Predicted 3D model of a 76-nucleotide RNA (transfer RNA) from a Micromonosporaceae bacterium.
The sequence is in RNAcentral, with records from ENA.
The prediction has a mean pLDDT of 80.
Rfam family: tRNA. It is annotated as a transfer RNA. From the family's description: Transfer RNA (tRNA) molecules are approximately 80 nucleotides in length.
RNA sequence: GCCCGGCUAGCUCAAUUGGCAGAGCAUUCGCCUUGUAAGCGAAAGGUUAGGGGUUCAAGUCCCCUGCUGGGCUCCA
Numbered sequence: 001g002c003c004c005g006g007c008u009a010g011c012u013c014a015a016u017u018g019g020c021a022g023a024g025c026a027u028u029c030g031c032c033u034u035g036u037a038a039g040c041g042a043a044a045g046g047u048u049a050g051g052g053g054u055u056c057a058a059g060u061c062c063c064c065u066g067c068u069g070g071g072c073u074c075c076a
Base pairs, nucleotide, nucleotide: 001072002071003070004069005068006067007066010025011024012023013022019056027043028042029041030040031039049065050064051063052062053061
């Protein structure tokens, strides 16, 4: 340099190929317990990497950029 993948909650990852953004863990609160942990329940938490485009509607499709992981450079 070229090719391919990834980027979504604090962390690890889903979202059924365009139709209400979710789960587990963590956090906070409550229940339980003499108390703590465990267990049970609830709450809060998001510019879906950034920008633009298509569409009634975009995490999902298209273009540009960034970060990150992997692959390629054989013969003469």